[in-house]
Context: one part of a larger RNA
RNA sequence: UUGGGUUUAAAGGGUGCGUAGGCGGACUAAUAAGUCAGCGGUGAAAUAUCCCGGCUCAACCGGGAGGCUGCCAUUGAUACUGUUAGUCUUGAGUGUAAGCGAAGUGGGCGGAAUGUGUCAUGUAGCGGUGAAAUGCAUAGAGAUGACACAGAACACCGAUAGCGAAGGCAGCUCACUAGUAUACAACUGACGCUGAGGCACGAAAGCGUGGGGAUCAAACAGGAUUAGAUACCCUGGUAGUCCACGCCGUAAACGAUGAUCACUAGCUGUAGGCGAUACACUGUCUGUGGCUAAGCGAAAGCGAUAAGUGAUCCACCUGGGGAGUACGUCGGCAACGAUGAAACUC
Numbered sequence: 001u002u003g004g005g006u007u008u009a010a011a012g013g014g015u016g017c018g019u020a021g022g023c024g025g026a027c028u029a030a031u032a033a034g035u036c037a038g039c040g041g042u043g044a045a046a047u048a049u050c051c052c053g054g055c056u057c058a059a060c061c062g063g064g065a066g067g068c069u070g071c072c073a074u075u076g077a078u079a080c081u082g083u084u085a086g087u088c089u090u091g092a093g094u095g096u097a098a099g100c101g102a103a104g105u106g107g108g109c110g111g112a113a114u115g116u117g118u119c120a121u122g123u124a125g126c127g128g129u130g131a132a133a134u135g136c137a138u139a140g141a142g143a144u145g146a147c148a149c150a151g152a153a154c155a156c157c158g159a160u161a162g163c164g165a166a167g168g169c170a171g172c173u174c175a176c177u178a179g180u181a182u183a184c185a186a187c188u189g190a191c192g193c194u195g196a197g198g199c200a201c202g203a204a205a206g207c208g209u210g211g212g213g214a215u216c217a218a219a220c221a222g223g224a225u226u227a228g229a230u231a232c233c234c235u236g237g238u239a240g241u242c243c244a245c246g247c248c249g250u251a252a253a254c255g256a257u258g259a260u261c262a263c264u265a266g267c268u269g270u271a272g273g274c275g276a277u278a279c280a281c282u283g284u285c286u287g288u289g290g291c292u293a294a295g296c297g298a299a300a301g302c303g304a305u306a307a308g309u310g311a312u313c314c315a316c317c318u319g320g321g322g323a324g325u326a327c328g329u330c331g332g333c334a335a336c337g338a339u340g341a342a343a344c345u346c
Stems, first nucleotide, its partner, number of pairs: 004317003007300002012314001014201004021194003025088007033081002035077004040072003049065006091191001092188003095184003099180002103177007110154001114150008125136002162169002206247006216240001220236004258313006266291009295302002319346003328339004
């Protein structure tokens, strides 16, 4: 509980596709369901409202009027909505052209670094810290050179740069797949928007099976620090980190800002395209940044990428704690996730 709100006060679903539903471009005609008007019927009485009256008043009672905002039938109106028929191109989509990008999937290849192994040179330290110690090293370490192997990640370029619905995406190259902007205006002719349920995707961690294991590193062990030190620092180190397949389904999944459409001064960077002209500027479309007009806002701020002005649809909020808990249900191998209270208390 409404004519209110949702960047930061409670509140935008993690993201997309899409079912039902809701909403929907221009023109013409028909119809008359919604809508509007007239008229008829009904809308019992009591109650309720107004007026008059009766009990000494009031309650109570009686009379009258209006009302009963409704429903049904009928006769009309046709602007809007609906329905039917036809037409259109500006919304939407298709096509053609030449582009763009760390978009995705699968293969191949590369160099630096790291670690390990072997060989060589070589000798007493190395490593680490605030300082140390644990640790490694005369069974030859560390350092330097050569060769080999392994796994993981791709310095510089690199950028409030790009791409993707979001999560996210970065060495080079090949194949396949998807997207998007621009120009043309050839084609279709409203095919659109949103979207409860539903389905799909969804970082990290975690789980299952099988591989892999260089680095880093929860747990764990040791050394320090300290009153203590189950930490911060150091030496090690297992899951994991990587791959394939299958689960999980959550994040400050953030722009803390749902999607779509229209409208509302400018200035200035930048990415991709197009055009005209010509070497100096300028126009235009889409994206991505900065500053601002109007306006908005509690303010911070937002400001054509709106938090401005409007429209459509969905989601969500209603004091703090209890609590994202309990119970139930659904999902999951589990971990747990989804839905989601109350008592009590301030």